Source information
A computed fold for an 85-nucleotide RNA from Robertmurraya kyonggiensis, annotated as c-di-GMP-I riboswitch aptamer. Model confidence (mean pLDDT): 87 of 100.
[in-house]
RNA sequence: CUUCGAUAAUAGCAAACCCAUUGAAAGAUGGGGACGCAAAGCUGCGGGCCUAAAGAGACCAUUCUAUGGCAGCCGGGUUGCCGAA
Repeated sequence: CUUCGAUAAUAGCAAACCCAUUGAAAGAUGGGGACGCAAAGCUGCGGGCCUAAAGAGACCAUUCUAUGGCAGCCGGGUUGCCGAA
């Protein structure tokens, strides 16, 4: 340095749920809270998933569509703590 990941050490993040704010929704942010996480840091690049306001389907209908999201779904990219075997 690369790979790997302890019943090690030090630090860190925080699911569900509740409250508030925000948003058309999905979701997000803050507070509480810990199911878990060695990248559960960052990045929508590929796939996947969620939503459908606006738009389209002449009307109704319900359907389609991301320009909205999810990084704690799987890959890719990128940065990084520790070091027993």